[in-house]
This is a predicted structure of a 526-nucleotide part of an RNA (small-subunit ribosomal RNA, 5' domain) from an uncultured bacterium. Its mean pLDDT, the model's own confidence on a scale to 100, is 84. Rfam family: Bacterial small subunit ribosomal RNA. Its family is annotated with ribosome and structural constituent of ribosome in the Gene Ontology.

Context: one part of a larger RNA
RNA sequence: GAUGAACGCUAGCGGCAGGCCUAACACAUGCAAGUCGAGGGGCAGCAUAUAAACAGUUUACUGUUUAGGUGGCGACCGGCGCACGGGUGAGUAACGCGUAUGCAACCUACCCUUCUCUGGGGGAUAGCCCGAAAAAAUUCGGAUUAACACCCCAUGGUAAUAUUGGAUGGCAUCAUUUAAUAUUUAAAGGAUACGGAGAAGGAUGGGCAUGCGUCCCAUUAGCUAGAUGGUAAGGUAACGGCUUACCAUGGCGACGAUGGGUAGGGGGUCUGAGAGGAUGGUCCCCCACACUGGUACUGAGACACGGACCAGACUCCUACGGGAGGCAGCAGUGAGGAAUAUUGGUCAAUGGGCGAGAGCCUGAACCAGCCAUGCCGCGUGCAGGAAGAAUGCCCUAUGGGUUGUAAACUGCUUUUAUUGGGGAAUAAACCUUUCCACGUGUGGGAAGCUGAAGGUACUCAAUGAAUAAGCACCGGCUAACUCCGUGCCAGCAGCCGCGGUAAUACGGAGGGUGCAAGCGUUAUCC
Numbered sequence: 001g002a003u004g005a006a007c008g009c010u011a012g013c014g015g016c017a018g019g020c021c022u023a024a025c026a027c028a029u030g031c032a033a034g035u036c037g038a039g040g041g042g043c044a045g046c047a048u049a050u051a052a053a054c055a056g057u058u059u060a061c062u063g064u065u066u067a068g069g070u071g072g073c074g075a076c077c078g079g080c081g082c083a084c085g086g087g088u089g090a091g092u093a094a095c096g097c098g099u100a101u102g103c104a105a106c107c108u109a110c111c112c113u114u115c116u117c118u119g120g121g122g123g124a125u126a127g128c129c130c131g132a133a134a135a136a137a138u139u140c141g142g143a144u145u146a147a148c149a150c151c152c153c154a155u156g157g158u159a160a161u162a163u164u165g166g167a168u169g170g171c172a173u174c175a176u177u178u179a180a181u182a183u184u185u186a187a188a189g190g191a192u193a194c195g196g197a198g199a200a201g202g203a204u205g206g207g208c209a210u211g212c213g214u215c216c217c218a219u220u221a222g223c224u225a226g227a228u229g230g231u232a233a234g235g236u237a238a239c240g241g242c243u244u245a246c247c248a249u250g251g252c253g254a255c256g257a258u259g260g261g262u263a264g265g266g267g268g269u270c271u272g273a274g275a276g277g278a279u280g281g282u283c284c285c286c287c288a289c290a291c292u293g294g295u296a297c298u299g300a301g302a303c304a305c306g307g308a309c310c311a312g313a314c315u316c317c318u319a320c321g322g323g324a325g326g327c328a329g330c331a332g333u334g335a336g337g338a339a340u341a342u343u344g345g346u347c348a349a350u351g352g353g354c355g356a357g358a359g360c361c362u363g364a365a366c367c368a369g370c371c372a373u374g375c376c377g378c379g380u381g382c383a384g385g386a387a388g389a390a391u392g393c394c395c396u397a398u399g400g401g402u403u404g405u406a407a408a409c410u411g412c413u414u415u416u417a418u419u420g421g422g423g424a425a426u427a428a429a430c431c432u433u434u435c436c437a438c439g440u441g442u443g444g445g446a447a448g449c450u451g452a453a454g455g456u457a458c459u460c461a462a463u464g465a466a467u468a469a470g471c472a473c474c475g476g477c478u479a480a481c482u483c484c485g486u487g488c489c490a491g492c493a494g495c496c497g498c499g500g501u502a503a504u505a506c507g508g509a510g511g512g513u514g515c516a517a518g519c520g521u522u523a524u525c526c
Stems, first nucleotide, its partner, number of pairs: 001525003005522005012378006018371002020336001025334003029331003034080003039077002042073002046071003050067008087289003096214008106206002111202008119153004129142005159184011189194001215261003222252003227249008264286004268279004291312005314325004342368001344367003350364001351362004381412004392402004417463006426453001431448008470515005475496003481510005491498002
């Protein structure tokens, strides 16, 4: 000098930031991922029109029931999303990360551009209905039904595979392009706006490989059988011992293999003149993980935090037969600890998902609350005022010094405080209405609508010095000295060291010094 700090004493305000470093310990409760009816069958609930029946009566109203007609819509089928966003740092010394390259060895939903197509048919199933089992979770049987769900056929090449031929180029395997033959594989409707299928390219995101860099221990010296390489096959989006069979016997190592310990990495941060040393909290990028271990399914993408299955530990329910759960999401609870916050508001903005849109969802985000945890700013008055008042303290004591212009007193100001008024920007879009241009859905203009924070920030007026100073230290280092008490006691102390009767070093007082809404102490790093 610094800190995600803690502790002691103290404390007026604001702005900005930060806030479980310990038990990747266990978790009550609520919320954190839905959306689309312009894909579908439908209609549980709500609203509404009409019709019918019934009931009540103020005889033209009310109520009930039935009918999905309409607005809508619980549950269900289907699509997209749930692989993002958010959390944590346990593991990992590794192509994990950083940096630089390569892929002639690869994938990429949604988005953009270009080209081509969208023909015909079929069988189910959920829901609903009926029935059964069960304490529950839930499960089973029967009947029936729809789709942009599923399946079949047709058509198809610049797709894939195989064979053959030509051209161009390179980086070894080869790459690009072209022609022919054979085989295989597509599609979905809806109803005016959109969709679906195939191919090529782009964009974005990823996968893989490689050079170099990346902690400590040699009181760890040898390690290795899928081990190193080859052939063949399988597998993958893709190369590859990635896997398998066979063959060979290799491969790594004092330039530190192997083993052990520790640790997420980087941009950065702290310190330092620098070199370096230390560190990786907040923010950004990458990685890994989601009770512990394993496994795959779906999907463009996961081996998936709020998905599935199995095993284990733990907790809960049970009718004992069997079931349910996973806060390292946001709050919150217990525990641990020196120690770390609210079971808050809003989707107004930004961003994300779905949707044609209105919109819905969003503990992402934006805000508010708590905490001097830090940084920064402001204030606690200003000017005059000597009888140098009184008190206190000290002395060489009729007196002097100091506290000290300090106070009183006089004048001024009102930041802040209190009270009363005014009062934002953040909002422009989407959408609605309307106008214009091009020309048939795009672009542009105008008006209207929308603010959680918040009656907040800010601002005006009034009142009145009014509402606001502490902490540590004073032997030397190190700025700042006397008296009293104590008497190697009580105590102090970072080091040197003080204290045994005149202690500037202990305790108190007066005075002083330093910082200041903080000041000290402790811990850690340079």